[in-house]
Context: one part of a larger RNA
Molecule: large-subunit ribosomal RNA, domain IV
Organism: Blautia liquoris
RNA sequence: GCAUUGUUAAGGAACUCGGCAAAAUGGCCCCGUAACUUCGGGAGAAGGGGUGCCUGGCGAAAGUCAGGCCGCAGAGAAAAGGCUCAAGCAACUGUUUAGCAAAAACACAGGUCUAUGCGAAACCGAAAGGUGAAGUAUAUGGGCUGACGCCUGCCCGGUGCUGGAAGGUUAAGAGGAGAGGUCAGAGCUACGGCUCAAAGCUUUGAAUUUAAGCCCCAGUAAACGGCGGCCGUAACUAUAACGGUCCUAAGGUAGCGAAAUUCCUUGUCGGGUAAGUUCCGACCCGCACGAAAGGCGUAAUGAUUUGAGCGCUGUCUCAACAAUGCAUCCG
Numbered sequence: 001g002c003a004u005u006g007u008u009a010a011g012g013a014a015c016u017c018g019g020c021a022a023a024a025u026g027g028c029c030c031c032g033u034a035a036c037u038u039c040g041g042g043a044g045a046a047g048g049g050g051u052g053c054c055u056g057g058c059g060a061a062a063g064u065c066a067g068g069c070c071g072c073a074g075a076g077a078a079a080a081g082g083c084u085c086a087a088g089c090a091a092c093u094g095u096u097u098a099g100c101a102a103a104a105a106c107a108c109a110g111g112u113c114u115a116u117g118c119g120a121a122a123c124c125g126a127a128a129g130g131u132g133a134a135g136u137a138u139a140u141g142g143g144c145u146g147a148c149g150c151c152u153g154c155c156c157g158g159u160g161c162u163g164g165a166a167g168g169u170u171a172a173g174a175g176g177a178g179a180g181g182u183c184a185g186a187g188c189u190a191c192g193g194c195u196c197a198a199a200g201c202u203u204u205g206a207a208u209u210u211a212a213g214c215c216c217c218a219g220u221a222a223a224c225g226g227c228g229g230c231c232g233u234a235a236c237u238a239u240a241a242c243g244g245u246c247c248u249a250a251g252g253u254a255g256c257g258a259a260a261u262u263c264c265u266u267g268u269c270g271g272g273u274a275a276g277u278u279c280c281g282a283c284c285c286g287c288a289c290g291a292a293a294g295g296c297g298u299a300a301u302g303a304u305u306u307g308a309g310c311g312c313u314g315u316c317u318c319a320a321c322a323a324u325g326c327a328u329c330c331g
Base pairs, nucleotide, nucleotide: 001326002325003324004323005322006321007320008319010317011316014315019312027051028050029049030048031047036041038147052069053068054067055066056065057064058063070074082310083309084308085307086306087305088304089302090301094106095105110145111144112143113142114141115140116139122131123130124129148297149296150295151294153227154226155225158224159223160220161219162218163217164216167215168214169213173209174208178204179203180202181201182200185196186195187194188193228246229245230244231243232242255289256286267283268282269281270280271279
C1' cells in the first nucleotide's frame, strides 16, 4: 500500500447516474390490519405487546393462572421478511442469448381468420413409405392477437385471395390456303445460255380450331394496406357550432394523448422540494397515438423500469482505530 472483516463521536443520503454497497428488519404467541378487488385476495399489509428461570393451583398433556428470582440484554449464540405511497410495461406460473442482455422480448390459457370430408390438408422422402393419426371438423395444420372487463369505427380504388363465366387476348397440338428450292420435260436462242415447269423429295406456312391464365364482373380488411387540403364566418378580442370550394376508394370514429410515441421542449398550469431537464395530475397546438403489427382500463403477480417517503446506516461531511492475509523493507 492492497484485499477481507469488525467497531465508531455528532449528523443521517448531504454520497452517487441511481441508497450501488452496507446497515436495519427477522423465530414463535397475542392484539390489530387500509385503499382497491376478478370477492379468491391485498395480508406476515401497516402498526403494537409478549418471550428466561423457580415455586404453587388446575390440567391426561400441551398449557394456563398466581406468587417470586436474576441479568445491560431471556427467539440471550447461529440460522433468521425492511416497510409504505404513486406511475409505466407485461395479466399470471413459466422460457431465453449454454463468455458479457432474464427483460417490456418468447411462450401462455383465451379470441379470431383461414385450409382440410379422410388415401384429409400440411410436412419428410426421386420412390416405396412415413408423420399427421392407429386421430375424423368439439379434429388437425397455418397466420395474427394474447387472462379478464368495455370495445374493435370508415375505405374493396391498388395488391392479394375467393367466386364467375358472356366477350377480348392467348401456347403446344390439329389444320394445310399459299410461297420457295431441286428437277424429267417444254418453249425461245446471237448455241454462250434464258424462260416456264408435272410428279416426287424438301423448306416455309395463312385462314380455321383450342385450355388455364390475364383483361373483365362481383365478393372479401381480426387479408397486405389506407383513413385530406384551402378560404370565410358570432354585437370587445379570440375562437369557430356554421358556410363555400378542390380532391379522394374513404378522409381517423370511440378511447387515449408532451406518452417506452412530442422535434420545437426544461411546452403551459397544478402537486410534491428551500430549490425538481426526472416524477405525478391536468390541458391538447398528436413534427409523427388509435382500435386483434389491437384501443382503453384493470385486482393479483414481477431478481422488471421510474418517482417519492419512513426506518436504517462510514454512501457521505471526513476520516480513525483494530484483526487476518498478501505485497514491501530489515535480518